[in-house]
Molecule: transfer RNA
Organism: Xenopus tropicalis
Order: sequence, then structure tokens, then C1' cells
RNA sequence: GGGGGUAUGGAUCAGUGGUAGAGCAUUUGACUACAGAUCAAGACAUCCCCAGUUCAAAUCUGGGUCCCCCCU
Repeated sequence: GGGGGUAUGGAUCAGUGGUAGAGCAUUUGACUACAGAUCAAGACAUCCCCAGUUCAAAUCUGGGUCCCCCCU
């Protein structure tokens, strides 16, 4: 230098154009002598950034950035 992949709650991931979800962790309560386990409820991401297409974009298009892989 060329090609490909990836970016979504604290971290790990799902989500093939219709208004974002799971378990873990976390907070509160029940249970317990206390704790753990278990059960119940809650909080937490406008989806890496900028533009475009569309009635509607995490999703499609262009550009940029981080990380990973391959080629030279």
C1' cells in the first nucleotide's frame, strides 16, 4: 500500500428497514442468626463518529476512526 471482518447497557452477546432484547454483573425487597443460593421488582445503551437514501435506519449507501485477520 491492497483486501476482508468488527464496533449495540458495566462487561459478553442477540437483533436481515417498523420505534432495542437476553443471561451475567449491579440496586431494592422476600427468605436467612449473618451470608450464599433461590424468588420478585427496578435502574442502566437514542446502537463508534459525520453525511446520505427512506414515511420510517442499529440494520441500506458514502466517508472517517479503533481493534483483529490475510496479501504485498